[in-house]
RNA sequence: CUUUUAUCCAGAGAGGCGGAGGGACUGGCCCUAUGAAGCCCGGCAACCGAUAACGACGGUGCCAAUUCCUGCGGAUUGAUUUCCGAGAGAUAAAGA
Repeated sequence: CUUUUAUCCAGAGAGGCGGAGGGACUGGCCCUAUGAAGCCCGGCAACCGAUAACGACGGUGCCAAUUCCUGCGGAUUGAUUUCCGAGAGAUAAAGA
């Protein structure tokens, strides 16, 4: 970087450092000096490993809002309404 499979309506701090941004992208709509990103600590979870098993020891991952909503197609509604599927994205485990 790309392919395959699985999952994405649950869960997670009133801590320290830090100082302005963040929520992938589009359009929205939000979060943020009552302190963004990042780092540390803490926590959640249980995909893989390890184990006879338990559990949470190791490898990831995650900790505003459904993956915050949306972007393409279909059905539906008085409706810019509601629903389904795809795509895109994220994570894990395999593979080239």
A computed fold for a 96-nucleotide RNA from Megasphaera cerevisiae DSM 20462, annotated as SAM riboswitch aptamer (S box leader). The prediction has a mean pLDDT of 86. It matches the Rfam family "SAM riboswitch aptamer (S box leader)". About the family: The SAM riboswitch is found upstream of a number of genes which code for proteins involved in methionine or cysteine biosynthesis in Gram-positive bacteria. Gene Ontology term of the family: regulation of gene expression. The RNAcentral record of the sequence draws on Rfam and Ribocentre. Taxonomically the source falls in Megasphaera cerevisiae (Bacteria, Bacillati, Negativicutes, Veillonellales).